c-di-GMP-I riboswitch aptamer from a Sporomusaceae bacterium, 87 nucleotides, folded computationally. The organism belongs to Sporomusaceae, within Bacteria. Rfam family: c-di-GMP-I riboswitch aptamer. About the family: GEMM was predicted in a large-scale screen for bacterial structured RNA regulatory elements. Its family is annotated with cyclic-di-GMP binding in the Gene Ontology.
RNA sequence: UAAUAUUAUUGGCAAACUUAUCGAAAGGUAAGGACGCAAAGCCAUGGGUCUAAAGGGUGAAAGCCCGAUGAUUGCCAGGUUGCAUUG
Numbered sequence: 001u002a003a004u005a006u007u008a009u010u011g012g013c014a015a016a017c018u019u020a021u022c023g024a025a026a027g028g029u030a031a032g033g034a035c036g037c038a039a040a041g042c043c044a045u046g047g048g049u050c051u052a053a054a055g056g057g058u059g060a061a062a063g064c065c066c067g068a069u070g071a072u073u074g075c076c077a078g079g080u081u082g083c084a085u086u087g
Base pairs, nucleotide, nucleotide: 012037013036017032018031019030020029021028022027035074041080042079043078045077046076047075048072049071050070055066056065057064058063
C1' cells in the first nucleotide's frame, strides 16, 4: 500500500508547542499539531483563578499598593441545546 474478515456507529472537539496576527497584559483569532474530553457544544448568572489598563494612594525617581469595567466555559456549579443506544 492492497485484499479479506469482524463491527450498531467508525464520527466530533482539540491541550502543550510552532508560525502569523490582535491586545498594556492575562489572553483571543487563524493554520499546523494531538494531551486528552461522552457534552472539552453554547451562555460570564454564582463562586474561584489570572492580568492590572483607566483611575487613585505613596515615593526624588525606579518602583510599590489598591483597582475589573478585562480574561478564563479544557477550574467548579447553574442554565440551555445536541449525539448514540449492539450489549